[in-house]
RNA sequence: CCGUGCUAGGCGGGGAGGUAGCGGUGCCCUGUACUCGCAAUCCGCUCUAGCGGGGCUGAAUUCCCUCUCGAGGGUCACGGCUCCGGGCCAGCGCUCGCGUUCGCGGCGUCGAUGGCCGGGUCCCGCGCGACGUCGAGCCGUGAACCAGGUCAGGUCCGGAAGGAAGCAGCCUUAAGCGGGUCACCGGCGGGCGCUGCGGGAUCGCCCGGCCGGAGCUUGCGACACGAGCAGUCCCUGGAGGCCGAGCUCGACGGAGGGUGCACGG
Numbered sequence: 001c002c003g004u005g006c007u008a009g010g011c012g013g014g015g016a017g018g019u020a021g022c023g024g025u026g027c028c029c030u031g032u033a034c035u036c037g038c039a040a041u042c043c044g045c046u047c048u049a050g051c052g053g054g055g056c057u058g059a060a061u062u063c064c065c066u067c068u069c070g071a072g073g074g075u076c077a078c079g080g081c082u083c084c085g086g087g088c089c090a091g092c093g094c095u096c097g098c099g100u101u102c103g104c105g106g107c108g109u110c111g112a113u114g115g116c117c118g119g120g121u122c123c124c125g126c127g128c129g130a131c132g133u134c135g136a137g138c139c140g141u142g143a144a145c146c147a148g149g150u151c152a153g154g155u156c157c158g159g160a161a162g163g164a165a166g167c168a169g170c171c172u173u174a175a176g177c178g179g180g181u182c183a184c185c186g187g188c189g190g191g192c193g194c195u196g197c198g199g200g201a202u203c204g205c206c207c208g209g210c211c212g213g214a215g216c217u218u219g220c221g222a223c224a225c226g227a228g229c230a231g232u233c234c235c236u237g238g239a240g241g242c243c244g245a246g247c248u249c250g251a252c253g254g255a256g257g258g259u260g261c262a263c264g265g
Base pairs, nucleotide, nucleotide: 001265002264003263004262005261006260009057010056011055012030013029014028015027020046021045022044023043024042034054035053036052037051038050063258064257065256066255067254068253072249073248074247075246078244079243080242081241082239083238084237085236086235087234091232092231093229094228095227096226097225099223101222102221103220104219105217106216107215114211115210116209117208118207119206120205121204122200123199124198125197126196127194128193129192131189132188133187134186135185138179139178140177141176147172148171149170150169155164156163157162
C1' cells in the first nucleotide's frame, strides 16, 4: 500500500415546553434519513442519562471534533409603529346661538328704518239676511149618540087644521189627520254670513293716510363672542400585537482536522 473479516459508531437533526436533570411520546421548524412494543391524569433513565427486541451498514463522500453560513425558535430592561382603556377641552375640527362688524344678493327718493292717525283682524250686545225647525193661512178628509142646518120614515100633542121633539141620510164645520205652495206672515235655534249700528280691547299682523328724509334685510357667506359635542393634538396606563436592535439556542450546507482490531499478500 492492497484484499478479507470484525468492533466502536451510525441508520435524521433542532427549538420551545415539561423535568431536580437527560431523553422519548405530543406541538413547532427544517428535511426525507430501518422496523416492532411503552408513553402527558405521562413512559423510561441518572451526568455513563430513553427502556426492551429484530434488521441494515460499518473505519470513511457516510463516524467524531472545530470553524463558518444561517432557515427557524425563544427572551425583551431598549428604539419605534399600531391598537385598546381612561383623562383633558388651551389649540384645531364639527354643531348651534348671537352681533351698533364686513362682503354678496334683494328692497328702497315711484320714498327705507322710525313716529302718529284711521280701518280690519279679536271680544260683547243689537240689527238684518241665509239655513234648520215649528206654527198660522190654503186644499182635502173628518162627529151613530154627548156640534150646527135641513130633517124622509117613524114617535108625541090635537076632533081637525096644524104644531113639537128628533134618528138615519145629505150639507157645513170643531178637535184631529193628510197634502203641498212654503211665495207671504209669525215663533224658536246656532262653531252660518255682513255693504249694518253701538260698545270694549290695543302685543302682533294686514291695508290706507300723514310726518320725516336714507337706509333696511335670519337670504347666503366671512369675522368676532359664547355654548355644546368629544374627533384630532395633548396626558396617562396596558398589549412582544408588528418592525428593528441586543442576548440566546440553532437545522440543512460549506471548509478543515482527527480516528480502531485481527488475518493474509
A computed fold for a 265-nucleotide RNA from a soil metagenome, annotated as Bacterial large signal recognition particle RNA.
RNAcentral holds the sequence, with entries from MGnify.